[in-house]
Molecule: Glycine riboswitch aptamer
Organism: uncultured Faecalibacillus sp.
RNA sequence: CCACUGGAGAGAUUCGUUUGAACACCGAAGGAGCAAGCCUAGAAGGGUGAAACUCUCAGGUAAAAGGACAGUGG
Numbered sequence: 001c002c003a004c005u006g007g008a009g010a011g012a013u014u015c016g017u018u019u020g021a022a023c024a025c026c027g028a029a030g031g032a033g034c035a036a037g038c039c040u041a042g043a044a045g046g047g048u049g050a051a052a053c054u055c056u057c058a059g060g061u062a063a064a065a066g067g068a069c070a071g072u073g074g
Base pairs, nucleotide, nucleotide: 001074002073003072004071005070006069011023013022014021015020024061025060026059030057031055032054033053037048038047039046040045
């Protein structure tokens, strides 16, 4: 990387009925933020720095689709 399997959360909300708007909410595509440590500086400070944490830009809130991640095979 490919195939198969498993895979959570949150309004089938309201208005308009077509594209949209309003309020509420979710965290598991993607994106952004940083702790220790390390580097730098006389100091203040600066740089670097992970996540399933935080934010909620994007995305999502019946089913379907999508889906981090995990298992098996190649």